[in-house]
RNA sequence: AGAGUUUGAUCAUGGCUCAGGACGAACGCUGGCGGCGUGCUUAACACAUGCAAGUCGAACGGAGUUAGACGCUGGAUUGAUAUCAGCUUGCUGAUGGAUUUCCUUGUCUAACUUAGUGGCGGACGGGUGAGUAACGCGUGAGUAACCUGCCUCUCAGUGGGGAAUAACGCCCUGAAAAGAGCGCUAAUACCGCAUAACAUAUAUUUGCCGCAUGACAGAUAUAUCAAAGAUUUAUCGCUGAGAGAUGGACUCGCGUCCGAUUAGCUUGUUGGUGGGGUAACGGCCCACCAAGGCGACGAUCGGUAGCCGGACUGAGAGGUUGAACGGCCACAUUGGGACUGAGACACGGCCCAGACUCCUACGGGAGGCAGCAGUGGGGGAUAUUGCGCAAUGGGGGAAACCCUGACGCAGCAACGCCGCGUGGAGGAUGACGGUUUUCGGAUUGUAAACUCCUUUUAUAAGGGACGAAUUAAGACGGUACCUUAUGAAUAAGCUCCGGCUAACUACGUGCCAGCAGCCGCGGUAAUACGUAGGGAGCAAGCGUUGUCCGGAUUUACUGGGUGUAAAGGGUGCGUAGGCGGCUUGGUAAGUCAGGUGUGAAAUGUAGAGGCUCAACCUCUGAACUGCACUUGAAACUAUUGAGCUUGAGUGAAGUAGAGGCAGGCGGAAUUCCCUGUGUAGCGGUGAAAUGCGUAGAGAUAGGGAGGAACACCAGUGGCGAAGGCGGCCUGCUGGGCUUUAACUGACGCUGAGGCACGAAAGCGUGGGUAGCAAACAGGAUUAGAUACCCUGGUAGUCCACGCUGUAAACGAUGAUUACUAGGUGUGGGUGGACUGACCCCAUCCGUGCCGCAGUUAACACAAUAAGUAAUCCACCUGGGGAGUACGGCCGCAAGGUUGAAACUCAAAGGAAUUGACGGGGGCCCGCACAAGCGGAGGAACAUGUGGUUUAAUUCGAUGAUACGCGAGGAACCUUACCCGGGCUCGAACGGCAGGCGAACGAUACAGAGAUGUUGAGGUCCUUCGGGACGCCUGUCGAGGUGCUGCAUGGUUGUCGUCGGCUCGUGCCGUGAGGUGUCGGCUCAAGUGCCAUAACGAGCGCAACCCUUGCCGUCAGUUACCAUCAGGUGAAGCUGGGGACUCUGGCGGGACUGCCACCGCAAGGUGUGAGGAAGGGGGGGAUGACGUCAAAUCAGCACGGCCCUUACGUCCGGGGCGACACACGUGUUACAAUGGCGGCCACAGAGGGGCACUACCUGGUGACAGGAUGGGAAUCUCGAAAAGCCGUCUCAGUCCGGAUCGGAGUCUGCAACCCGACUCCGUGAAGCUGGAUUCGCUAGUAAUCGCGCAUCAGCCAUGGCGCGGUGAAUACGUUCCCGGGCCUUGUACACACCGCCCGUCAAGCCAUGAAAGUCUGGGGCGCCUGAAGUCCGUGACCGAAAGGAGCGGCCUAGGGCGAAACAGGUAAUUGGGGCUAAGUCGUAACAAGGUAGCCGUACCGGAAGGUGUGGCUGGAACACCUCCUU
Repeated sequence: AGAGUUUGAUCAUGGCUCAGGACGAACGCUGGCGGCGUGCUUAACACAUGCAAGUCGAACGGAGUUAGACGCUGGAUUGAUAUCAGCUUGCUGAUGGAUUUCCUUGUCUAACUUAGUGGCGGACGGGUGAGUAACGCGUGAGUAACCUGCCUCUCAGUGGGGAAUAACGCCCUGAAAAGAGCGCUAAUACCGCAUAACAUAUAUUUGCCGCAUGACAGAUAUAUCAAAGAUUUAUCGCUGAGAGAUGGACUCGCGUCCGAUUAGCUUGUUGGUGGGGUAACGGCCCACCAAGGCGACGAUCGGUAGCCGGACUGAGAGGUUGAACGGCCACAUUGGGACUGAGACACGGCCCAGACUCCUACGGGAGGCAGCAGUGGGGGAUAUUGCGCAAUGGGGGAAACCCUGACGCAGCAACGCCGCGUGGAGGAUGACGGUUUUCGGAUUGUAAACUCCUUUUAUAAGGGACGAAUUAAGACGGUACCUUAUGAAUAAGCUCCGGCUAACUACGUGCCAGCAGCCGCGGUAAUACGUAGGGAGCAAGCGUUGUCCGGAUUUACUGGGUGUAAAGGGUGCGUAGGCGGCUUGGUAAGUCAGGUGUGAAAUGUAGAGGCUCAACCUCUGAACUGCACUUGAAACUAUUGAGCUUGAGUGAAGUAGAGGCAGGCGGAAUUCCCUGUGUAGCGGUGAAAUGCGUAGAGAUAGGGAGGAACACCAGUGGCGAAGGCGGCCUGCUGGGCUUUAACUGACGCUGAGGCACGAAAGCGUGGGUAGCAAACAGGAUUAGAUACCCUGGUAGUCCACGCUGUAAACGAUGAUUACUAGGUGUGGGUGGACUGACCCCAUCCGUGCCGCAGUUAACACAAUAAGUAAUCCACCUGGGGAGUACGGCCGCAAGGUUGAAACUCAAAGGAAUUGACGGGGGCCCGCACAAGCGGAGGAACAUGUGGUUUAAUUCGAUGAUACGCGAGGAACCUUACCCGGGCUCGAACGGCAGGCGAACGAUACAGAGAUGUUGAGGUCCUUCGGGACGCCUGUCGAGGUGCUGCAUGGUUGUCGUCGGCUCGUGCCGUGAGGUGUCGGCUCAAGUGCCAUAACGAGCGCAACCCUUGCCGUCAGUUACCAUCAGGUGAAGCUGGGGACUCUGGCGGGACUGCCACCGCAAGGUGUGAGGAAGGGGGGGAUGACGUCAAAUCAGCACGGCCCUUACGUCCGGGGCGACACACGUGUUACAAUGGCGGCCACAGAGGGGCACUACCUGGUGACAGGAUGGGAAUCUCGAAAAGCCGUCUCAGUCCGGAUCGGAGUCUGCAACCCGACUCCGUGAAGCUGGAUUCGCUAGUAAUCGCGCAUCAGCCAUGGCGCGGUGAAUACGUUCCCGGGCCUUGUACACACCGCCCGUCAAGCCAUGAAAGUCUGGGGCGCCUGAAGUCCGUGACCGAAAGGAGCGGCCUAGGGCGAAACAGGUAAUUGGGGCUAAGUCGUAACAAGGUAGCCGUACCGGAAGGUGUGGCUGGAACACCUCCUU
């Protein structure tokens, strides 16, 4: 930074799509590690469970525990000394109770715990975004209209009393939650008293400040108000006042989404006075007074939405967004309310009401996760009922400390960003395998294997932090990190590969299955589907989906447009608004510059630093483009003062005009009526008919009536804003232009709304109606004809008064102003010059054409701009749906105006280019027509085709360009078809291996034959290994007239022997492309000449080639024979000759060269001359670029597919020859230009050895039997025939010969299907051919015969050649056909066999209307009205303060009612869109066959038709006008 897509191609317009980035994402496939972040976007849905706000005993009285001391009562325990008894004399027992221990109880002390009173904190922290379009938020100001606990500083103080009450005790009620009564008690709880001012209030007063209300500082007087203690004696508290800090409250400027299909809203509403209330201002509330206030600069209403710092994107300007982090706001189940307090109308407080859930003993109670986890639900979708207060921070406390789901951490999730890894080096026989192949190879691919190495990660083991400022105390965590060991070990996927867009092959499939972001792929060779191999991209991710920005200058401020692509309002007047001339002064709002404040932090950015790097984090700077204040400047804009005249206007003098309105007048014409003359038609058309007319039409003459329109003049002439305006006269009236320069002094331009005007058609009322004429009727045309044509004909057309308000209302071009080469017409003025009406020059205003610069996509525009600038208005943003629906406004109606969406398409459209086409034009050519001659179409036959038939009738060719074509030879063969019988390495050929044998093979048998059986005979070469040949077996290759001519080569037909088709360079054009190649003349010709931005060239034309026509020369055998000689029955027969004819080589000759005329030339014309030939002498060969997917796979070749004991191959027979019929091409005829008979000349070109055959004989003959010559200028086919003479005399014949009968000949293995020929007999149709159609322009047509190829023979009347005889006609290019060139139109490009419109029928989709029905939010009126503040009262309570109670106002909620709005749904109904090859027509594109289109009205199955007015975005021709030369 662009790309794809409209076209055959091009440019421009214009939409759609893609490549980029981002995400709180989701889904699919896949998944190794770590760090840092992030994680209910949906149901502000409902919540089980646990935790999230407590703390202080240094405020207080209690209660409790422990310890100690003291005392006491009782109990238990210990048991000294002593006493007694017994005896074993040191033991046992008893009494007694010193002493010890424990329990109970009391007091005191100490430590600890804490239910209650009390204090502080539960207004922070945490969550969510429902509401809110608002001073809610952002930003900047203000408060002289305010408050502020804890904290800091300063000043002053802390004296002395009192009365209660929880806890506690007793007792009562209740299931519970809770509650009542009686009694006692403490305080830093509560209440008085004292003291007190720098406090407050009132009054007086001084100074000073402020825009103002008023504030500040001070003085005097009066009135009022305070306190609390605790303690370890360090301190901490308490009270009053002031100041600060912090936090809040209120007010204001500016900014803050969409809708006008929401235009009017508002009654406490707007303001005032006085009160109340509040921390404070204020209609915040109340009483009274006034009638205001808001709104197009968008009020009100409806919809949507928390706002911001920022985030994403973008070059920027912008656009989108508001997760996480930070600031503000709002909310806490829904609604209302207050209490307490420094602070709340309070998320984990209270009261009431509603919904919901839970408990209950049915009487009553309890609850609120939008705190952290977690559950259900919803959803495409979002985590653990974790650890810890170690850190940071918060609350309480003097502190220790307690609390803290804030927070710090961990867990889950690739959700995101960042980092790392999945190994490194070497390694070619380029292994195997895979894929592919032209079979050679290529590729996967150094990739693997293999060798060497390393260890991030992983695993195991050991050590082990920082984070703590403190003696101790670390959730994270035995974590990060470090060391060692093991071992390449644990670790790669996803998407894509037709173009955009990097990356290609094979197979499968066969418009199927499928793909697809757009264009588009797929119908048998798919790089687009599926699979595989290979490749490309990214990578622990990759794709898809969704959303936003970008690209998109595709809403254009930066940065677009409006003649024809979408788009200028039908036109004017004018309101608001926007913009505005010259000179000069003031001000300073905009503007510019400096300064100050603010613009929080984070983010972003620059530079540093810290984690190994990075992400991430930290520090410093700049920035934050804004707002406010202030100081200055004064050019411009603005504002204000003074002036000016050129913009604008007025006046004066002239002037042209279909400008408008009204009245009157006129003649021509049509029609009708009357009268006369007059007689059979008139009228109408392409042709007719309907119609009129003997009751006298039409025609003609005269008279009359009536309506409408005004010939000539008349002109790209005039006037008007547009629509529009046309006989003449008069009246009224608007505007323009010119001249003048007296007056005003910017008074101007534009113009949303608004007002007015506005063709035709149409509507209403009333007139009028001659002509014309929708509808309608009839006649024609036609397949039909609701049309075009004709005959009639009503609305209407006309007038008056109203309405409508639209047109292709167009210059498809808004208005105004200024500037920017010329030329030439025309209309209206003025001036100059001139004797002068003219003419000429200059100038102003209109109206045309050509044209430069410039513009434009091009066409074109070009002083009347579509150029260069300025101002204002209107309008556009893909096509269709649709100018439709709904709603509003207008209208009597028709309808107009405003004006969508769903859905659908990838285009729709503009200009120009090349073609093709036209029932467009011009020019030209051709046996194209015409003029002629002869045919075809009718008959019979031959032949080919279609069709039918058949076992098969093999296949192909099918308008011209198939049909006597492939086939230039179908009895067998051919032969490809059918039936039947056989073979399977096969009918032919090659290679290899093995085996056997010479090869070969007479004969006989079976058989339709192929074939099989039989097998006499035959016995190769050799170095002795074997080889040649043949057979058998196996194998690799066979074979196929099977398919595809739409996979191909080659060849061919046709346009067309038409004159075209192109290139190089240059030039023109943005480009496709043009030029050249056009134009004039000429030619058979793009043949040539002239002209010329072209100059040259190529393939075609012509010429060169062959043949024929004349002459010369050379050469003469088989040809020839004049002269010489010989010779025959005859004969170039012989010698000879080279003259002639002829043969075949080489040359000459013709070139408009000469003459005349015409012409610039090229060239043309001439019974011209000359010449054998004259203007290309005749004929042939030769076929440009290309077209028809033309023909041929069956001539051949060939890709792919298919068959392989058969779709191959061999054989016999049959078929290709059928026959109701249709067509093509021919032959023979229909006869006298003939038939028949006779006579007798003259060709050319060819052929000949299994061939042609002389001659002789036989036969009527086909032919047969003999015999001769010739591989040919020697012999032969070979007779040429038309001709001449005679006869026949117009008839189905002496025409014609089909058909049939008989008899033969020949070829051949064989003439039945199915040959030709001969002879005899038979003797059909046919008497010149309908519509229509073919060939031919001179040695041609016509006519006559002859030859050849193929071939045994022949179905040949065909094909290809040859000569003989030998015409007629062409005025001419209007028409038919074909072609060429130029031009024009085009909506065609598969190119008119094109394109394309509408109804109807079928399916699908979205949508409008609709009797109704359902739902929702908001407002209005009435009734009722909880809690609660406030007010009043208060006989009850209280010593008092005060309170209970009662009443009132307001009000959440509830009920009733009327209406509007929005949404859903609905029988039925309307149109619309999309669909396959449906039906009917043919409307449009060419003059589209009636030019089309616009508005309107009527009519019709449908496209549509007709009337009326308009437009050219109509072809062609003519005229006029103008321009150029």

The RNA shown here (small-subunit ribosomal RNA) has 1525 nucleotides and comes from an uncultured bacterium. The sequence is in RNAcentral, with records from ENA and SILVA.